[in-house]
Molecule: Bacterial RNase P class A
Organism: Clostridiales bacterium
Order: sequence, then structure tokens, then C1' cells
RNA sequence: UAGUUGGUCAGACGGUCGCAUUGCCCCGAAGGGCUGUGAGGAAAGUCCGAGCAUCGCAGGGCAUGGCGCCGGGUAACUCCCGGUAGAGGCGACUCUAAGGAAAGUGCAACAGAAAACAACCGCAGCUCACGCUGUAAGGAUGAAAAGGUAGCGUAAGAGACUACCGGCGUACCGGCGACGGCGCGCGCGAUGUAAACCCCGCCCGAUGCAAGAUAGGGAACGCAAGGCUGCCCGCCGUAGUCCCCGAUAACAUCGCUCGAGCGUAUAGGUAACUAUGCGUCCAGAUAGAUGACCGUCUAAUACAGAACUCGGCUUACAGACCAAGCUACCCU
Repeated sequence: UAGUUGGUCAGACGGUCGCAUUGCCCCGAAGGGCUGUGAGGAAAGUCCGAGCAUCGCAGGGCAUGGCGCCGGGUAACUCCCGGUAGAGGCGACUCUAAGGAAAGUGCAACAGAAAACAACCGCAGCUCACGCUGUAAGGAUGAAAAGGUAGCGUAAGAGACUACCGGCGUACCGGCGACGGCGCGCGCGAUGUAAACCCCGCCCGAUGCAAGAUAGGGAACGCAAGGCUGCCCGCCGUAGUCCCCGAUAACAUCGCUCGAGCGUAUAGGUAACUAUGCGUCCAGAUAGAUGACCGUCUAAUACAGAACUCGGCUUACAGACCAAGCUACCCU
């Protein structure tokens, strides 16, 4: 100087008005006062996984769906960590939809002789010639054409044979394992595709906060309705059950924010992470709150606003900074 990997911030301080809300106080209520708090690293996408709620013998079977190298982490996951194999890169590193093509079926346009019963050009032998026979080493087409290189051999060739490589199988050794090392055997099942159908292994109840609960309003049914939310079987249910309504007559309250939470220290672990101690409370709106002005500092002028909550992934992104006994090159 150029890179690789990981991480932090996403403006700060002060003042004047304005907005929402927890708690407390005044008040019959409306309303008012005081303290505290008040959008993100992605709040986005709705792609996965769960917490939670309702149904309910989530009982059995089938279907649908998901995952797919090995080991670990986690509440769980298609996520994360660490490895193995393959590919890319000088390298640090990065990527993989990474089980099976030897169970079967299907597809591979065009080009090409042919995508599998292969012979266009070529090579060799025979023939006066036409042509016949042999061949798949060389050439062309193509993503892919009977494994690669070299030699022997042949009329010319060819795993026909030999050596090495590749492939398949297998004993031993190392490893929890994926796999690796080494030896032996076999001329060796013709390309690709399963992100085609399929096969194999493992997993999954369904619906979702617009779920639901209580209250209220309306309507239907009356030993059935209804239910196990794809289907079948097997069952449940018995006096209340199911359905509809929510800013426009009524028009409510809860769910709703203390969480698999956050910060920090120690210990264990390669790491993801786990355990323990200490500290801490940081939005809960419901047609939907954060805005305006002034001053100072500054790189902060981008992408962009919660709506039950959380763990991930993916996408968008101005500018500034940090780390690594990281990599390459150049100079001293």
C1' cells in the first nucleotide's frame, strides 16, 4: 500500500414550547400537578423456529410437509460453533440444495453420424473401378461421445496388454464420527440431471394475538347441534352448545410487557455456549404518542418507525472508528 475476518457507533450537550404513558396526589367527573420512562440495527421481509392461547384420548393409520456429510450448542430451528470432503483464491480465507444414478421411471432443445443396437471426416486391407471388410487411437459437433498419460502390440487400431493415476471392493492402522493412511484384488457397472418423479433415514397435531378470556348485544338449535381444524378408522359430547357484532345505536376490560431479559465478573470449554455471583427495569398506543425553534460540539446528511413476545436468517444502508503473534507485496 492492497486485502481477509470480526466488532462498535448510527449523533451528543444545554434551553424554550408541544405530545404519549407507569406510579402517586387533588377532583363527583372532566381536568390538573409531581417523579420516572418513551422506536431499530435492521423496528423491514413474513422466510424458519419457539413461548403463549383454544380445541382436545395431539389415539392409530394414510396423506401433505420439512430436513439430508460428521460431531457439538440451543427452548427449538432450514440457525450457530467446530471439523471432513469437493471447488475457488498466491494467501489470509470464501462457497456447497454435501444421502442414493449399482431399485425403477423420466428429461437432455439445438448442433452432431450418433445422447446409446453409434461411424460424418479420417486410418488400414482387398478391388481396374464401383464398392466391401476392419477400426474407434486422431478430427468435427456438443455441457457431456465407451476414464487419463506413456509404452508394448497391430494391416491399422483398441484396457487388447503393461506401468503409474483415476474408479470400485476389501484387510489392518488412526479417529466418537464424517473420513484419512497404507497394502491387496478387480480391467472397471456409458455422460449429466433427484433445486425431476422416486428410494432411504430422521422429524412434525391443527389454527393463530385479527389467538383467546370475561362481560355486553343479536340470531339458530334443543339428547341433537357440535368436536378430535386434510382424509379414514376409532371415539368424545348430553344441557346447554355453536355462529355473528366492535371508529357510524351499543361499542367495555383483560390478554399488553419481569422476559429462554439486559449489563458485568469469575470458572469451564478450541468455539458456539454453560454455571455461579453482583447489579438493573429500559414504549405499551388502539385511526394509533417522540415534533418545532435556538445555541455549542461533531464524520454523523444513509437505510429507515414498535402494535403479543423472543431466537435466528435474508435484504437496505451515508459516514466515522477499533482489533487480529491475520495475508500478500514494496521500502528501510